[in-house]
RNA sequence: GAAGUCCUUCAGGGCAAGGUGCGGAGGUUUAGCCUCCAAUUCCUGACCGGCGGUGAAGCCCGGUGUACAACCGGGAUUAGCCCGCGAGCCAUUUAGGUGGUUGAUCUGGUAAAAUCCAGAGCCGACGGUACAGUCCGGAUGGGAGAAGGUUUAA
Numbered sequence: 001g002a003a004g005u006c007c008u009u010c011a012g013g014g015c016a017a018g019g020u021g022c023g024g025a026g027g028u029u030u031a032g033c034c035u036c037c038a039a040u041u042c043c044u045g046a047c048c049g050g051c052g053g054u055g056a057a058g059c060c061c062g063g064u065g066u067a068c069a070a071c072c073g074g075g076a077u078u079a080g081c082c083c084g085c086g087a088g089c090c091a092u093u094u095a096g097g098u099g100g101u102u103g104a105u106c107u108g109g110u111a112a113a114a115u116c117c118a119g120a121g122c123c124g125a126c127g128g129u130a131c132a133g134u135c136c137g138g139a140u141g142g143g144a145g146a147a148g149g150u151u152u153a154a
Base pairs, nucleotide, nucleotide: 003152004151006149007148008147009146010145015045017044018043019042023037024036025035026034027033028032046134047133048124049123050085051084052083053082059075060074061073062072063071064070080122081121088101089100090099091098092097105120106119107118108117109116126137127136128135
């Protein structure tokens, strides 16, 4: 010491706000009226963002160099909506597995960035329930992958 094997650990955040009242309970002088409960789902507002990649200048390390210049090589580093993956869902299979599906961004600034800054937007599986990204459930689950260890060979 590229790469591979096996093992261990780790691997998701977010409404105690206001309004309305589906529905329910009670009372009553009962075509009705009154009181109370009642949505994180509706309306308003608030809030949240898995994993890998990409990445200008600058930064860090090494080399050449008198040099803190300059040049060369390497490294770390900013994305929910750029590329890809995962969970979920659907089909198939006795099973392992295999196939399919899987959301959303623009404008301006700068030497430069679809990642930074500013502004304005947008998106979010399935089952439950008053219609859910935020509640409850499958889930003490699964998992992209991260870190460490182990082992094999030139």

Record summary
This is a predicted structure of a 154-nucleotide RNA (FMN riboswitch aptamer (RFN element)) from a Bacillota bacterium. Its mean pLDDT, the model's own confidence on a scale to 100, is 76. NCBI's taxonomy places the organism under Bacteria, Bacillati, Bacillota. Of the family's consensus pairs, 100% are formed in the model.